[in-house]
RNA sequence: ACUAGGCACGGCGAUGGAGUUCGCCCCAUAACCGCCCGCAGGGCUGAUGACUCCUACGAAGAA
Numbered sequence: 001a002c003u004a005g006g007c008a009c010g011g012c013g014a015u016g017g018a019g020u021u022c023g024c025c026c027c028a029u030a031a032c033c034g035c036c037c038g039c040a041g042g043g044c045u046g047a048u049g050a051c052u053c054c055u056a057c058g059a060a061g062a063a
Base pairs, nucleotide, nucleotide: 010025011024012023013022016054017053018052019051020050021049034044035043036042037041
């Protein structure tokens, strides 16, 4: 480094991953699934619940 076996390890917080932290739900029938106008239909912000980092996207400038 690879392979196999065993044991242990809950979920969620409007778009991805990781760490930390907060809140919520309780074995799933739950927590959760953004906002505005509105009959239809149309429009707007954000990758976070919050902080930090990475990735993707957008805007401006420089090499």
The RNA shown here (Fluoride riboswitch aptamer (crcB RNA motif)) has 63 nucleotides and comes from a Terriglobales bacterium.
NCBI's taxonomy places the organism under Bacteria, Pseudomonadati, Acidobacteriota, Terriglobia, Terriglobales.